Overview:
TPP riboswitch aptamer (THI element) from Clostridium cellulovorans, 99 nucleotides, folded computationally. Its mean pLDDT, the model's own confidence on a scale to 100, is 77. The RNAcentral record of the sequence draws on Rfam and Ribocentre. The same sequence occurs in records of 2 taxa.

RNA sequence: AAUUAACGCUAGGGGUGCCUUUGGCUGAGAAAUGAUUUAUCAUUAACCCUUAUACCUGAUCUGGUUAGUACCAGCGUAGGAAAGCUAUAUUUGCCUAGU
Numbered sequence: 001a002a003u004u005a006a007c008g009c010u011a012g013g014g015g016u017g018c019c020u021u022u023g024g025c026u027g028a029g030a031a032a033u034g035a036u037u038u039a040u041c042a043u044u045a046a047c048c049c050u051u052a053u054a055c056c057u058g059a060u061c062u063g064g065u066u067a068g069u070a071c072c073a074g075c076g077u078a079g080g081a082a083a084g085c086u087a088u089a090u091u092u093g094c095c096u097a098g099u
Stems, first nucleotide, its partner, number of pairs: 001091003008085003011050004017025003031044005055080003061074004
């Protein structure tokens, strides 16, 4: 000097479900509080993700399984979706010192 962005820092995005509802299931995560239209919104916590295997739409879809709008697979080379910095790492050149 160049390359990478590992670790890290800052900022941002996302989901929080189903049911046989003392509890059980899957998962990284399904938590707490408040408002209130009783099913949504907001804040916080933890978790995950930031150019794509986070997540959303299709979708209470299709097939299987189950107690189950959960779970598994398809759909899916689908469409959408939130970024910057940085080397003690690596490579190359020159200079200096030593041998």